Model confidence (mean pLDDT): 77 of 100. This is a predicted complex of two RNAs, RNase P RNA and transfer RNA, with 455 nucleotides together. Rfam match: Bacterial RNase P class A.
[in-house]
RNA sequence: UGAGUGGACCAGGCAAUCGCCCCCGUCAAAUCGGGGGAGGAAAGUCCGGGCUCCACGGGCCAGAGUGCCAGGUAACGCCUGGGAGACGUGAGUCUACGGAAAGUGCCACAGAAAACAAACCGCCUUCAUCUGCAGGAACUCAGGUUUCUCCGGGUGAAGGUAAGGGUGAAAAGGUGCGGUAAGAGCGCACCGCGCGGCUGGUAACAGUCGUGGCAGGGCAAACCCCACUCGGAGCAAGACCAAAUAGGGGGGCAGGCUGCUUUGAUCAGCCACAUGCGGCCCGCAUGGCUCCCGGGUAGGUCGCUGGAGCGGCGCGGUGACGCGUUGCCAAGAGGCAUGAUUGUCCACGACAGAACCCGGCUUAUCGGUCCACUCGGUGC
RNA sequence: UCCCUGGUAGCUCAAUGGUAGAGCAACCGGCUGUUAACCGGUAGGUUGCAGGUUCGAGACCUGCCCAGGGAGCCA
Numbered sequence: 001u002g003a004g005u006g007g008a009c010c011a012g013g014c015a016a017u018c019g020c021c022c023c024c025g026u027c028a029a030a031u032c033g034g035g036g037g038a039g040g041a042a043a044g045u046c047c048g049g050g051c052u053c054c055a056c057g058g059g060c061c062a063g064a065g066u067g068c069c070a071g072g073u074a075a076c077g078c079c080u081g082g083g084a085g086a087c088g089u090g091a092g093u094c095u096a097c098g099g100a101a102a103g104u105g106c107c108a109c110a111g112a113a114a115a116c117a118a119a120c121c122g123c124c125u126u127c128a129u130c131u132g133c134a135g136g137a138a139c140u141c142a143g144g145u146u147u148c149u150c151c152g153g154g155u156g157a158a159g160g161u162a163a164g165g166g167u168g169a170a171a172a173g174g175u176g177c178g179g180u181a182a183g184a185g186c187g188c189a190c191c192g193c194g195c196g197g198c199u200g201g202u203a204a205c206a207g208u209c210g211u212g213g214c215a216g217g218g219c220a221a222a223c224c225c226c227a228c229u230c231g232g233a234g235c236a237a238g239a240c241c242a243a244a245u246a247g248g249g250g251g252g253c254a255g256g257c258u259g260c261u262u263u264g265a266u267c268a269g270c271c272a273c274a275u276g277c278g279g280c281c282c283g284c285a286u287g288g289c290u291c292c293c294g295g296g297u298a299g300g301u302c303g304c305u306g307g308a309g310c311g312g313c314g315c316g317g318u319g320a321c322g323c324g325u326u327g328c329c330a331a332g333a334g335g336c337a338u339g340a341u342u343g344u345c346c347a348c349g350a351c352a353g354a355a356c357c358c359g360g361c362u363u364a365u366c367g368g369u370c371c372a373c374u375c376g377g378u379g380c
Numbered sequence: 381u382c383c384c385u386g387g388u389a390g391c392u393c394a395a396u397g398g399u400a401g402a403g404c405a406a407c408c409g410g411c412u413g414u415u416a417a418c419c420g421g422u423a424g425g426u427u428g429c430a431g432g433u434u435c436g437a438g439a440c441c442u443g444c445c446c447a448g449g450g451a452g453c454c455a
Stems, first nucleotide, its partner, number of pairs: 001376010012345007020037006039351001043362002046360005051234004063230005068082005083097001084095004098225002103223002105219003120165002122161011134149006173191006192214001193212008238302004248293006255271005273287006309328008346349001381451007390404004398435001406422005428444005
């Protein structure tokens, strides 16, 4: 100096004016004065917890979730460290990374065969049959015919084989040598794999030694099996105060008769009474007054922000984190505040805005600063 | 706040993990004096987006985006 990797941080500044929400001065109201007022993601609501109410003797099943090992934490599907695998020259990055010899299921097309292996072409052996060349023997008047043997070729049958070809995403360990009729873990060496021991490590795992000729494809983000975790709901949770109206419970008062009942109370019916409608007789509909209690609506108050809190320093730990000490208080509404205008400066300003709180994850984001590291070039 | 469902051609909908189709619409041709109907044919797809699992994804898994819907108090 170029290209890159990992991490941390900032998120326009200042001033003036006018507004909005909260707190204090102040017991209440108004006014005035003073103080405070969005984020790294406040977002998505994807996980985990606090808090509150409900349920609850324990266990199992169902359901949901997590899934290499160890640690951190209030907890987690998060974080840290490590292992294994993959990618990158490297700094580093990524990984849903338990089980396919428990069972079930699927593997289109192609291909002989897609899973209790099988055999299309090919290779090899035997038999049958046809046939070519060569040689021998017998018969025949010459030509020739029959038969045997060696080396082949064609067809068919029986068997061996899985080296090779071909199909596919995937074909029952790979390479080489030996071996064989041809072949084959059939035998051997190396590699891979399974099992067992030893060593290192808390463990995942790694290394090494021995042993087995090889266990028998892939898919579990298919059902499933194994291990572990989970009671349900959510601040409109929930708690307190508490109108009017209408229900609920109780007391008292308000006529008569009949029925049920020993009587009373209560209930039912009729008459009377009151109110309303229709012009009246009459008919129809309705049934009262007062006091107390309780639930509860509107409304109001709390929950509400001092907390697994933030910053500095020290110590322990590789680290996540923990412990100690010291300093600080930094939005809290309830139709919903955090805004607007002007001036000025610069690097010209992104994504976006709280609604119970906290720890994470994911997603969005103009531009800039700093730290550590890698690879390449150049100079000394 | 807590949940549910869906996204496929211009529209309405299909599609066991195995070449994405149907009806209507569009375009071309035929029939007709002309139009409609009818007949024949053609084109049209980032299966909302981005990753992953798998030999193979519209479907299975994860994260986003969009649309629609439901529940909450008392007895």